[in-house]
Context: one part of a larger RNA
RNA sequence: AGCGAACGCUGGCGGCAGGCUUAACACAUGCAAGUCGAACGGGCACUUCGGUGCUAGUGGCAGACGGGUGAGUAACACGUGGGAACGUACCUUUCGGUUCGGAAUAAUUCAGGGAAACUUGGACUAAUACCGGAUACGCCCUUCGGGGGAAAGAUUUAUCGCCGAUAGAUCGGCCCGCGUCUGAUUAGCUAGUUGGUGAGGUAAAGGCUCACCAAGGCGACGAUCAGUAGCUGGUCUGAGAGGAUGAUCAGCCACAUUGGGACUGAGACACGGCCCAAACUCCUACGGGAGGCAGCAGUGGGGAAUAUUGGACAAUGGGCGCAAGCCUGAUCCAGCCAUGCCGCGUGAGUGAUGAAGGCCUUAGGGUUGUAAAGCUCUUUUGUCCGGGAAGAUAAUGACUGUACCGGAAGAAUAAGCCCCGGCUAACUUCGUGCCAGCAGCCGCGGUAAUACGAAGGGGGCUAGCGUUGCUC
Numbered sequence: 001a002g003c004g005a006a007c008g009c010u011g012g013c014g015g016c017a018g019g020c021u022u023a024a025c026a027c028a029u030g031c032a033a034g035u036c037g038a039a040c041g042g043g044c045a046c047u048u049c050g051g052u053g054c055u056a057g058u059g060g061c062a063g064a065c066g067g068g069u070g071a072g073u074a075a076c077a078c079g080u081g082g083g084a085a086c087g088u089a090c091c092u093u094u095c096g097g098u099u100c101g102g103a104a105u106a107a108u109u110c111a112g113g114g115a116a117a118c119u120u121g122g123a124c125u126a127a128u129a130c131c132g133g134a135u136a137c138g139c140c141c142u143u144c145g146g147g148g149g150a151a152a153g154a155u156u157u158a159u160c161g162c163c164g165a166u167a168g169a170u171c172g173g174c175c176c177g178c179g180u181c182u183g184a185u186u187a188g189c190u191a192g193u194u195g196g197u198g199a200g201g202u203a204a205a206g207g208c209u210c211a212c213c214a215a216g217g218c219g220a221c222g223a224u225c226a227g228u229a230g231c232u233g234g235u236c237u238g239a240g241a242g243g244a245u246g247a248u249c250a251g252c253c254a255c256a257u258u259g260g261g262a263c264u265g266a267g268a269c270a271c272g273g274c275c276c277a278a279a280c281u282c283c284u285a286c287g288g289g290a291g292g293c294a295g296c297a298g299u300g301g302g303g304a305a306u307a308u309u310g311g312a313c314a315a316u317g318g319g320c321g322c323a324a325g326c327c328u329g330a331u332c333c334a335g336c337c338a339u340g341c342c343g344c345g346u347g348a349g350u351g352a353u354g355a356a357g358g359c360c361u362u363a364g365g366g367u368u369g370u371a372a373a374g375c376u377c378u379u380u381u382g383u384c385c386g387g388g389a390a391g392a393u394a395a396u397g398a399c400u401g402u403a404c405c406g407g408a409a410g411a412a413u414a415a416g417c418c419c420c421g422g423c424u425a426a427c428u429u430c431g432u433g434c435c436a437g438c439a440g441c442c443g444c445g446g447u448a449a450u451a452c453g454a455a456g457g458g459g460g461c462u463a464g465c466g467u468u469g470c471u472c
Stems, first nucleotide, its partner, number of pairs: 001471003005468005012344006018337002020302001025300003029297003034061003039058002042055005068255003078179006086172002091168002094165005099133004108123006139148003153160002181227003188218003193215008230252004234245004257278005280291004308334001310333003316330001317328004347377004357368004383408005391399001416461005421442003427456005437444002
């Protein structure tokens, strides 16, 4: 000098920021991802019979973003600079196409099973759901002869879509050079191990996987092992070099009760999806089921310690939708906390019989001290009354009658904390008597203690002041 701090005493206001560093401990409750009827059949309600509205289900897109956490990870994880063998929904560019058919199925209904979660069978039906044929400028494969492969419609008739290819943009996957903590009281490590050939696999290079072959590969320039740790931009400190650190904000990574696995999809091996196993909790009719706050609030627990079960989608942004719009604990706001930084206030002028009181005293006086009172003013802040934005654009404001402005009354509503032996700014009296106590170091205290306790006085900082902890 600094802090995501805590503790003690004290505490007026505002602006801006910050707020579980510990148990990646367990979680009651509510909310946090939906949307589309301009894809589809049905149902219900209303009807001026023209239609309109709502919607469980099928279907599409989105739930891979946004939000949280730092357990793991010493690694191409991150940072930086390169590389070639790749993918990319939505968006943009360009070219071409959008044809003919088919079989189902949910909903519904009937009949059951089950305590529930849910589930079985029969019948019926639609689509932008599924399947087949045709066609193929590009496209893919090819032994260069040839072979393969697509589409979906809707409506308010304006458009929005659909399919194949093309280029781009964006985002991502992969590889490499260099950099990245401690320990040698860890010295040897390694069999898919290192390389080759061939094959498989992947969006893609590759022992990524497999068969065969060779015997390699790493290591005192520290391999392996062990410990610790998310990395960075940055932050703190320092004249710098450096040291320490990685809260908030931003980029990347990893994780989502623990472990494993794949499915769907352009993208996941998926926090609020699925399956299996395990621990735990809950329901049960004991046959069987349900759950996952390291989302926002909140609860218990742990702890020195860290907030409201708030408002709104008004703005910014995101998802869906032609749109109107719906959703959004992202976000914007409000609440709590002196946790920090910054600003303001707690009055100003005048006022000597230097009042009273306190304290000291050599008893004369000194000091508190212009301090108070008194007199004359002012009204920041606060209170009351009135007006009242910007943020929003034609409309729409949670914040909010907020910020701000005008007026009224009235010094009114507002000062503490630590220290005073030296370091170190600031001294006397009383009490105590190696006791009680103080203390960062040196050290004070055993009868005159400027060092303990109190008082008076003084010094420092100030809505804070001290102490403790940590870093330089």